Transfer RNA from a Candidatus Zixiibacteriota bacterium, 74 nucleotides, folded computationally. Its Rfam family is "tRNA". It is annotated as a transfer RNA. The source organism's lineage runs through Bacteria, Pseudomonadati and Candidatus Zixiibacteriota. The coordinates come from a structure-prediction model, not an experiment, and the mean pLDDT is 80. The sequence is in RNAcentral, with records from ENA.

[in-house]
């Protein structure tokens, strides 16, 4: 080159046959509790789902370019 498999929160990750609010754990950030901290309980914020385009009434999800990481294989 080629073929697979992956790219959703800071991280590690889910996300059902396309279907109507994008989640989970850690971690942040704020209370409560403690002498002070852990721990452990509520509460919050944090996303262009890698880009771009298409297809449909609806795209994290299908389809095409691209970009990137991983693995085999020459």
């Nucleotide at each position: 080159g080629c073929u697979g498999g992956g790219g959703u929160a800071g991280u590690u990750c889910a996300g059902u046959u396309g279907g109507u609010u994008a989640g989970a754990a850690c971690g942040c950030u704020g209370g409560a509790u403690u002498g002070u901290g852990g721990a452990u309980c509520c509460a919050g914020a944090g996303g262009u789902c890698g880009g771009g385009a298409g297809u449909u009434c609806g795209a994290g999800u299908c389809u095409c370019c691209c970009c990137c990481c991983c693995a085999g294989u020459a």